Context: one part of a larger RNA
RNA sequence: UUGGGCGUAAAGGGUGCGCAGGCGGAUGUAUAAGUCUGAAGUAAAAGCCAUCGGCUCAACCGAUGUAAGCUUUGGAAACUGUAGAUCUAGAGUGCAGGAGAGGACAGUGGAAUUCCAUGUGUAGCGGUAAAAUGCGUAGAUAUAUGGAGGAACACCAGUGGCGAAGGCGGCUGUCUGGCCUGUAACUGACGCUGAGGCACGAAAGCGUGGGGAGCAAAUAGGAUUAGAUACCCUAGUAGUCCACGCUGUAAACGAUGAGAACUAAGUGUUGGAGAGAUUCAGUGCUGCAGUUAACGCAAUAAGUUCUCCGCCUGGGGAGUAUGCACGCAAGUGUGAAACUC
Repeated sequence: UUGGGCGUAAAGGGUGCGCAGGCGGAUGUAUAAGUCUGAAGUAAAAGCCAUCGGCUCAACCGAUGUAAGCUUUGGAAACUGUAGAUCUAGAGUGCAGGAGAGGACAGUGGAAUUCCAUGUGUAGCGGUAAAAUGCGUAGAUAUAUGGAGGAACACCAGUGGCGAAGGCGGCUGUCUGGCCUGUAACUGACGCUGAGGCACGAAAGCGUGGGGAGCAAAUAGGAUUAGAUACCCUAGUAGUCCACGCUGUAAACGAUGAGAACUAAGUGUUGGAGAGAUUCAGUGCUGCAGUUAACGCAAUAAGUUCUCCGCCUGGGGAGUAUGCACGCAAGUGUGAAACUC
């Protein structure tokens, strides 16, 4: 373990694919397992339950009655199941169009920072609230030309787009996934969900080998301060980048699981269709009914219902201990109790 819940009070799994399981469209036929109904048998006695009675009451005792269940058998056929048949509204395929930072790989462009070389040029530069450390007469900063290298892509840019989520932004090419609209040619319930399982999964971190411009944990120095293991400044190493492999966690958030149906309006925007009225798919705002403890939500529901999964059950102890599994490690997953308020 009932019940009641899960936007913010405890509680939606980070996300998908999917085996088992659960649930599942329309029509008619058969069947009769579930279901409903009649009969028979059984259900020892005591006990339980109900009614009545006996000890003055009660406990106690006695009488009568009921019983689900099981077995056999007759019937009903609406619903569920099963079998086979048919259908097209769900789902999918085809055909005609469409938008997009969806993904992988390769190539390529300009601006800027830094560094190097050379020219011009001279005493400062830099930095701050103010300074100092630092850089500079061995010629810096500034300026001009040339070169090197790495990383990121200004404007366009938009509660704009795409993706299951994480996420994705210069340009070009190759390969490739998904989506939307129209049509109604095809299949004919092929569907939904999904414990386990498998895959993906920001940043940081780890391993091996590269790369290293800028930034920058750690670290050093200068300030500030009573102190300053900080905030500010000057430097600066891991890292940030690439390839391959691991890690598997986040306020992985819409703090809102997935799917389906229904329920006033108004207004902006993206992509289709239509001559138009309109309509389909997204994305925002306002707002009625309803809902909510309130805030708010309100066709992108937190409204009204159905199906399936996950999760919660006072605070602390504690996401700890222990065991097990995974991991190179860091750690991750699962996950208590004593005690205490």